Predicted 3D model of a 508-nucleotide part of an RNA (large-subunit ribosomal RNA, domain I) from a soil metagenome. The prediction has a mean pLDDT of 87. Rfam family: Bacterial large subunit ribosomal RNA. Rfam links the family to the GO terms structural constituent of ribosome and ribosome.

Context: one part of a larger RNA
RNA sequence: CGCAUAUGGUGGAUGCCUAGGCGGUAAGAGGCGAAGAAGGACGUGGCAGCCUGCGAUAAGCUUCGGGGAGUCGGCAAACAGACUUUGAUCCGGAGAUGUCCGAAUGGGGAAACCCAACCACUUCGGUGGUUAUCUCUAUCUGAAUACAUAGGGUAGAGAAGCGAACCUGGAGAACUGAAACAUCUAAGUACCCAGAGGAAGAGAAAUCAACCGAGAUUCCCUUAGUAGUGGCGAGCGAACGGGGACCAGCCCAGUCAUGAUCAAUCAGUGAAUCCUAGAGGAACAGUCUGGAAAGUCUGGCCGUAGACGGUGAUAGCCCCGUACUCGAAAGGUGAAGCUGAGGAAUGACGAAGAGUAGGACGAGGCACGAGAAACCUUGUCUGAACAUGGGGGGACCAUCCUCCAAGGCUAAAUACUACUUACCGACCGAUAGUGAACCAGUACCGUGAGGGAAAGGCGAAAAGAACCCCGGAGAGGGGAGUGAAAUAGAACCUGAAACCGUAUGCGU
Repeated sequence: CGCAUAUGGUGGAUGCCUAGGCGGUAAGAGGCGAAGAAGGACGUGGCAGCCUGCGAUAAGCUUCGGGGAGUCGGCAAACAGACUUUGAUCCGGAGAUGUCCGAAUGGGGAAACCCAACCACUUCGGUGGUUAUCUCUAUCUGAAUACAUAGGGUAGAGAAGCGAACCUGGAGAACUGAAACAUCUAAGUACCCAGAGGAAGAGAAAUCAACCGAGAUUCCCUUAGUAGUGGCGAGCGAACGGGGACCAGCCCAGUCAUGAUCAAUCAGUGAAUCCUAGAGGAACAGUCUGGAAAGUCUGGCCGUAGACGGUGAUAGCCCCGUACUCGAAAGGUGAAGCUGAGGAAUGACGAAGAGUAGGACGAGGCACGAGAAACCUUGUCUGAACAUGGGGGGACCAUCCUCCAAGGCUAAAUACUACUUACCGACCGAUAGUGAACCAGUACCGUGAGGGAAAGGCGAAAAGAACCCCGGAGAGGGGAGUGAAAUAGAACCUGAAACCGUAUGCGU
């Protein structure tokens, strides 16, 4: 040095576990904000670093309910001091307080800071309130400039900012594909901006159809990868019709008559119900093994409850619960009815949306790329008719059919889930699953935009090793003790491999 056996160190794989994730189902809720939000800074505890809570009334104050014996949040034990059956802690409803920054709004500003004015009160220390901008309404004033207008002032109301996705509108790429690339595609996608709602948008035919007829819109299945479109390349890609979901229709552009009082709708009130705390809730003992019984064996019991979870191994009957039943002072939800606002209905005769329809040029949208290209929108220029009229039926014309533009409103079926509740999974199980199971958008990196980790497990219970010894009042270890186990000793379950030893044997 090699091989073998045994036994260790190192290391943290594997197994088991789950406190966290991921995906869904069913409901709810779908907003918060000048009455100062979202998000923060700084404070706040007897001692107080961080997290959580809270705000100078500061781990809290008041009140109304629940609840019933301990409590003073967590890491995190101790000490000190308190509270509590005259009902604390805790849970729920309502209220009070709520520093400073932040739309931030008295002015300023390098956010959490600086500096004011006016009014009221004042113990003269101070305390409270008001003071941004824009829009609308009302009102007072008021230039050049006579009337006026612009401008200025005051009062009242509203707005502003934030928020995950969904929605509407405006604006709008490129990579890519076409095996290059320019029309085309990607795609009206991404990104940006504006705005709204719990949904939004659309919507009661100047629609389709085809000589038969249908009858607003939206969504799904189909028609159908069809008809088409297309450097007829890559690709793009309908509709009619059929079957479903859901169904709802109306008003203004006007007079007269009839006629009624309270139609729709909105707001308030509002029973039951439900939500925001909770309450009751059946049934087991022994034996054996074991550290421990829920396991074994024996004999029982309950079940509208044999869901889940826990308990020293695997428990229907030990605990929490579960089925079932019950429950709210307060707040919310909420039918009818009532109250208030509101102004309905029928008939007759009228009326029936003009710089519009259409046209020319240029664009865009339609599955449709200028094409034979209808239809819709319109930047520029033009420009009708008036129901004896007008639009459409894919160039265009006639016939025929069908509808009535240039005003408006409209629930449901549809889309989404930041958030709340309950439940589920042939989803993951710590290099997985969220980036994050752990004080994670942290540490750390970057001027910044931004990037962005690693890190779980003693034991049933700390019973976390009194005392002794070596040692530096060490580190570490040896005894002793605890424990079922300490090769479970905190660098702690299991403890693979690489790698490094020790002992023995053999070989060289």